[in-house]
Molecule: small-subunit ribosomal RNA
Organism: uncultured rumen bacterium
RNA sequence: AGAGUUUGAUCCUGGCUCAGGAUGAACGCUGGCGGCGUGCCUAACACAUGCAAGUCGAACGAAGCUUGGGGAACGGAGAUUCGUCGAAGAGAACCAAGACUUAGUGGCGGACGGGUGAGUAAUGUAUGAGCAACCUGCCUUUCAGAGGGGGACAACAGUUGGAAACGACUGCUAAUACCGCGUAACGUAGUGAGGGGGCAUCCCCUUAUUACCAAAGGAGCAAUCCGCUGAAAGAUGGGCUCAUAUCUGAUUAGCUUGUUGGCGGGGUAACGGCCCACCAAGGCGACGAUCAGUAGCCGGACUGAGAGGUUGAACGGCCACAUUGGGACUGAGAUACGGCCCAGACUCCUACGGGAGGCAGCAGUGGGGAAUAUUGGGCAAUGGGCGAAAGCCUGACCCAGCAACGCCGCGUGAAGGAAGAAGGUCUUCGGAUUGUAAACUUCUUUUAUGAGGGACGAAGGACGUGACGGUACCUCAUGAAUAAGCCACGGCUAACUACGUGCCAGCAGCCGCGGUAAUACGUAGGUGGCGAGCGUUAUCCGGAUUUACUGGGUGUAAAGGGCGCGUAGGCGGGGAUGCAAGUCAGAUGUGAAAUCUAUGGGCUCAACUCAUAAACUGCAUUUGAAACUGUAUUUCUUGAGUACUGGAGAGGUAGACGGAAUUCCAAGUGGAGCGGUGGAAUGCGUAGAUAUUUGGAGGAACACCAGUGGCGAAGGCGGCUUACUGGGCCGGAACUGACGCUGAGGCACGAAAGCGUGGGGAGCAAACAGGAUUAGAUACCCUGGUAGUCCACGCCGUAAACGAUGAAUACUAGGUGUGGGGGGACUGACCCCUUCCGUGCCGCAGUUAACACAAUAAGUAUUCCACCUGGGGAGUACGGCCGCAAGGUUGAAACUCAAAGGAAUUGACGGGGGCCCGCACAAGCAGUGGAUUAUGUGGUUUAAUCCGAAGCAACGCGAAGAACCUUACCAGGGCUUGACAUCCCGCUAACGAGAUAGAGAUAUGUUAGGUGCCCUUCGGGGAAAGCGGAGACAGGUGGUGCAUGGUUGUCGUCAGCUCGUGUCGUGAGAUGUUGGGUUAAGUCCCGCAACGAGCGCAACCCCUAUUGUUAGUUGCUAGCAGGUAAAGCUGAGAACUCUAGCGAGACUGCCGGUGAUAAAUCGGAGGAAGGUGGGGAUGACGUCAAAUCAUCAUGCCCUUUAUGUCCAGGGCUACACACGUACUACAAUGGCCGUCACAAAGGGAAGCAAUAUAGUGAUAUGGAGCAAAACCCAAAAAGCGGUCUCAGUUCGGAUUGAAGGCUGAAAUUCGCCUUCAUGAAGCCGGAAUUGCUAGUAAUGGCAGGUCACCAUACUGCCGUGAAUACGUUCCCGGGCCUUGUACACACCGCCCGUCACACCAUGAGAGUUGGAAAUACCCGAAGCCUGUGAGCUAACUUUACGAGGCAGCAGUCGAAGGUAGAGCCAAUGAUUGGGGUGAAGUCGUAACAAGGUAACC
Repeated sequence: AGAGUUUGAUCCUGGCUCAGGAUGAACGCUGGCGGCGUGCCUAACACAUGCAAGUCGAACGAAGCUUGGGGAACGGAGAUUCGUCGAAGAGAACCAAGACUUAGUGGCGGACGGGUGAGUAAUGUAUGAGCAACCUGCCUUUCAGAGGGGGACAACAGUUGGAAACGACUGCUAAUACCGCGUAACGUAGUGAGGGGGCAUCCCCUUAUUACCAAAGGAGCAAUCCGCUGAAAGAUGGGCUCAUAUCUGAUUAGCUUGUUGGCGGGGUAACGGCCCACCAAGGCGACGAUCAGUAGCCGGACUGAGAGGUUGAACGGCCACAUUGGGACUGAGAUACGGCCCAGACUCCUACGGGAGGCAGCAGUGGGGAAUAUUGGGCAAUGGGCGAAAGCCUGACCCAGCAACGCCGCGUGAAGGAAGAAGGUCUUCGGAUUGUAAACUUCUUUUAUGAGGGACGAAGGACGUGACGGUACCUCAUGAAUAAGCCACGGCUAACUACGUGCCAGCAGCCGCGGUAAUACGUAGGUGGCGAGCGUUAUCCGGAUUUACUGGGUGUAAAGGGCGCGUAGGCGGGGAUGCAAGUCAGAUGUGAAAUCUAUGGGCUCAACUCAUAAACUGCAUUUGAAACUGUAUUUCUUGAGUACUGGAGAGGUAGACGGAAUUCCAAGUGGAGCGGUGGAAUGCGUAGAUAUUUGGAGGAACACCAGUGGCGAAGGCGGCUUACUGGGCCGGAACUGACGCUGAGGCACGAAAGCGUGGGGAGCAAACAGGAUUAGAUACCCUGGUAGUCCACGCCGUAAACGAUGAAUACUAGGUGUGGGGGGACUGACCCCUUCCGUGCCGCAGUUAACACAAUAAGUAUUCCACCUGGGGAGUACGGCCGCAAGGUUGAAACUCAAAGGAAUUGACGGGGGCCCGCACAAGCAGUGGAUUAUGUGGUUUAAUCCGAAGCAACGCGAAGAACCUUACCAGGGCUUGACAUCCCGCUAACGAGAUAGAGAUAUGUUAGGUGCCCUUCGGGGAAAGCGGAGACAGGUGGUGCAUGGUUGUCGUCAGCUCGUGUCGUGAGAUGUUGGGUUAAGUCCCGCAACGAGCGCAACCCCUAUUGUUAGUUGCUAGCAGGUAAAGCUGAGAACUCUAGCGAGACUGCCGGUGAUAAAUCGGAGGAAGGUGGGGAUGACGUCAAAUCAUCAUGCCCUUUAUGUCCAGGGCUACACACGUACUACAAUGGCCGUCACAAAGGGAAGCAAUAUAGUGAUAUGGAGCAAAACCCAAAAAGCGGUCUCAGUUCGGAUUGAAGGCUGAAAUUCGCCUUCAUGAAGCCGGAAUUGCUAGUAAUGGCAGGUCACCAUACUGCCGUGAAUACGUUCCCGGGCCUUGUACACACCGCCCGUCACACCAUGAGAGUUGGAAAUACCCGAAGCCUGUGAGCUAACUUUACGAGGCAGCAGUCGAAGGUAGAGCCAAUGAUUGGGGUGAAGUCGUAACAAGGUAACC
């Protein structure tokens, strides 16, 4: 940094898609280690259990415990005089002490720390200011003080209620708990005086005076320490205010009544409608109020070159919340997550009376979800609370556990090793590849494992203190040992083969793969990429300059408003002066830390982390500058305007007038039609039309002039004239002095059609009717005809309202028309020069994707407005506004496609145009189509009727010849290494003959004859052949002509098809090859940005037409000689014919005309032949997936006791029918009979066969001659003469019968020929259609190939031998140029709409359900506040019905709840509307070509 995808190709526009990076991720496959991080994005869903906020006994009473003292009741060793005494033990009361414990009172802390993001679009956040309008516990500093009293309440005890939670009453008691009194200022409040300051209200200081308000003790032997009270200040933390910024929707445009302000109060720490009474009527809003939706904000994070875009997990700052809603209390601080009260929902306990609870703290559970961890250890460190301290508490925090979730690092071994092993895969079978890869040898030990040692983190004066952890780290040992996958391989995009599959299964991000040879599916081998990961999915940025500030556009691709006036706004001419808002520069403050960047440092490196610097592009304050913008003042005239002069015009409105024409009415003439069309008909007309003449009526429109002429803002405006009236132009320069440009909203105007009311109505003419056309014809054509078209008034407000081009200003080569005006020059109205304003064409630079635009810009610049962002859905739906309606305007989404589109190019096509050619038409001749027959095809039939060929270009075609064979088909009988080829082994008598069975193939058995070739060491071996055997293989007319080669057909013997270099074009491409002539021809000439060349054309080749020469047999015979019945029969000849070699000849060469002095063409001469003399061979680039796998060859597939092969029989020959091609005819241009001439080209040995004989004949017998210029086939036939006389015939010959002949093993299925007999159809052929332009058509016969036989077919040959062509309008085909195109599979193209079917999303819909936020009213908890307080009452007291306090009660406010009616959002709904999508549905053919009626709005 780009790439793929619209096309046959191109350029452009434009969307879609990909390659990159990122993530709190998830899923699939896989998984060795370590470090550092991260881990409920969903249900602000519900929560079992444990823990997360306590601490102080140095504030207090009390209780307990321990120790000491004490020693009651007990106990009883033992003693005993039996009366008792009595040690140990045990230990009540009481006293004292204790670094012991703590329920309660009291203090401090539970407002921090931790969680979450529901709400919130501003009481929030960020940045920067302000508070002269404020508070601040603990902490620091300073000043001052702490005197003297009093009365209670817990705990406790007793009684008592309750299941419990929890109370109630009576009594006792302490304090750093509570309450008076005294003291009192630098405090607070009031008043007076003086001084100072400020941005307003005001503030500060000094002084005098009045009033008011304090306190607590504890520890210690003590010193002293810790507390307490008042005040001032600091620090910290808060509170309030302001400015700027802060998402989307206008299909949300108006909102607001405590609302905005004032005065006075209340309240608060404090300002304030924060609250209240009164007064005023304000305040906000297109610079987006209100409403609706969404959302915690930021530092930052991701991405990006940047500008931006997206995001707000973790870390840090702020805010909000703590089950939902409301409320206050306490306190320095809360309207309080682990406090209280009330209401709601939910859960739990209950003895049914009542109670308890709140994990969005850490773990954990259920649930939801694609998805997110342990009910762990420790206070060792850091930090917090309490305490004098020890210390206690701390799920903050520090650690560990789980998870490849992310980033970073390491490893899974290293070196050598070619028999290039085996195996795998591919293969052209040679090999290649996997691959130094492995094995093998040598070496190492990170990691893992075992063993030994073993930390830092610990700071303080010392001691002590480690959860992590026997962890990191170090050393040693064993042993390659413990460790590789995932994705891709058609292009984009690095990486290819085989097999399987066969539009199936499947893939796919886009384009697209798959229908039998898939590098795209699946598998394998190989390869590429990344690597403890790899892919997929989702989301964001990028690429995307595809919302364009940087950095886009609007003539035709999406896009200029139909046009003007003008408001707000934006922008704005020259000079001077001031100011300093923008601007620029300097300084200062701030921009938290972390992050990012740079440089260093610490973990072995890195990630990570520490330090320093830079940066944080911002905001604010301040100082300065004054060019530009702004602002204020002043001035100028060129922008703009006014006045004046002159002149043009279908500019507008209203009125009057005019002639031509149509129609109608009346009358006259007249007499059969008129009208209309492609052709007709409907219609009108003998009741007199049309036509024609005269008169009249009425409405509408104004021929010629008339012009890319004029006027107007646009729509638009056209007879003439009058009145009123708008605008523009020229001129000169009198006046004003920037007064200007644009213009969102707004207001006017606005074709046609349409609507309303009232007129009018000649012509025209939607609808409608009729007639035609047509398959249909609700059309096009015709005859009628109503709205409407016209006028007045009022609506509508749209058009392809177009120059598809917004307005304004300035600048930038020319040329040439035209309209209006001015100036110069001129005798001049002409012409000419010049200038201003309009309106056209051409054209340079420039622009443009191209087309094109080009001073009337689409060029170069500036200003303002409008509009665009893929196609369809759709200018549709819903909503709003406008309208009488029709409808207009504003204007989406779901869903769907990978395109839709612009310009140009090459083709192809056109019921487009021009030019030209062809038996293409026309002019002619003969046919086909009708009949019979032959033959081929279709169809049908069949056991089989083998296969192929299918418009021209299949159909007498493959087949140049099916009775067997051929033969591929059918039924049957056989064979299985095979009928045929190669290789191996064994054997042999190789070859040959006959017999039996059988339809034959074949089988059985016998052997009459007959022994071969090469080498030899004589044992044998080899070659050939046969038999037997084994397997490789043979074989296939089986499939695929859409896998192929080769061959062939066709356009077409048409004149075309291309290339090199150059030039033009961004390019596809163009040029050349087009143009003017000419030709059969891209044949030739001329011209030309082309110059040349190739394949085609032509020529060269063959036959034929004339002739020369050479040669002279088998051919020939003029002259000479011989000879015959006749005959080149013989001698001879080489003249002629002929044969076949070599030559000549024809070239527009010559003459004239035309043409351009060309090419050429027309005519002529000469010539056998004249303009290619006539034929043939010869077929460019290509088209038709044309034909052929059954000529042959061949890939792949299939088959292998059969789809191969052998055999005999049948079939290919069937027959209701249809088509093609031919034969023969229908007759007199003929039939029959007779007669006698003239060919060419061929064939002949398993052959052609003469003369002769027999037969009516086919033929037979027989066999001269001939391997052929020699002999034979072989007779040529039409011709000529006679006869028949128009008929189903003396035409025609099918069919059938009988008798024969030939070929052949064989003639029944199924051959040909002969004779006799029979004698169908058919009397010249409908629609339609074929061939032919001269030795041609037509007609006549002859020959050949195939072939045993079989020819109406095919291929050749000669004889006789015409007619016609004016011409290119039309049909068909073709060539060149041009034009249109929405076609490119190319018109057999493309393509539209209804209907039918399936699916999808969506609108309407009687309604129904739910939700959120408001409004009005009702009810009114807790609670604050206010009032009352005759009830209760310890502290004080003047002893009083005292003050003060409390309960109670009432009231305002007040959550939830209820009721109501509107609006909004969502879901759903019988039915219904259109839309979209969907290989082969129906009906038509609307569009693209003049698309067959030009299309479109």